Molecule: c-di-GMP-I-GGC riboswitch aptamer
RNA sequence: UCCGAUAAAGGCAAACCUCAAGCGAUUGAGGGGCGCAAAACUCCGGUCCCGCAGCACGGAGUGCGGGAGGCCGAGUUGCCGAAG
Numbered sequence: 001u002c003c004g005a006u007a008a009a010g011g012c013a014a015a016c017c018u019c020a021a022g023c024g025a026u027u028g029a030g031g032g033g034c035g036c037a038a039a040a041c042u043c044c045g046g047u048c049c050c051g052c053a054g055c056a057c058g059g060a061g062u063g064c065g066g067g068a069g070g071c072c073g074a075g076u077u078g079c080c081g082a083a084g
Base pairs, nucleotide, nucleotide: 002084003081004080011036012035016031017030018029019028020027021026034070040076041075042074044073045072046071047068048067049066050065051064052063053062
C1' cells in the first nucleotide's frame, strides 16, 4: 500500500413518528435504528425526481430553474488494525 475481522475506541443514521419550511421534488430539528469503512466532502459526468414555459389530442422529447445522490462512476480527504 492492497485489504477489511463475530476486534477495540469513536462516528454516521434507513423506514417510521412529531414539529417547522416549501407549489412540489424535498429539507431542517427531535425521537428512532435498517444498515454503513468512506452512509465524509465536492456536486464534475451519468441517472432519477419536482416546478414552470413552449409545442401538442396525448405521451415522449426540448428549454429554464430546483431537488436527491444511503443509485453508478470520478476527484479530494480520512479513524482503527487481525489474517493474508